[in-house]
RNA sequence: GCCGAAAUAGCUCAGUCGGUAGAGCACUUCACUCGUAAUGAAGGGGUCGCGGGUUCGAGUCCCGCUUUCGGCU
Numbered sequence: 001g002c003c004g005a006a007a008u009a010g011c012u013c014a015g016u017c018g019g020u021a022g023a024g025c026a027c028u029u030c031a032c033u034c035g036u037a038a039u040g041a042a043g044g045g046g047u048c049g050c051g052g053g054u055u056c057g058a059g060u061c062c063c064g065c066u067u068u069c070g071g072c073u
Stems, first nucleotide, its partner, number of pairs: 001072007010025004019056001027043005049065005
């Protein structure tokens, strides 16, 4: 230099054919307990890597860039 993959909650990851973004763990509160853990209930937390474009509408489609990983030379 070229090719491919990945980037979404604190962490690990889903998200179908474009239609208001979810799970598990973690965190907070409550219940239960002599107390803790476990268990149960409720809750908070998101510029979907960045910038544009298409569209009535984009995590999703198109273009450019950044970072990480892999391959080729």
This is a predicted structure of a 73-nucleotide RNA (transfer RNA) from uncultured Acetatifactor sp. Its Rfam family is "tRNA". Rfam links the family to the GO term triplet codon-amino acid adaptor activity. The organism belongs to Acetatifactor, within Bacteria. Model confidence (mean pLDDT): 82 of 100.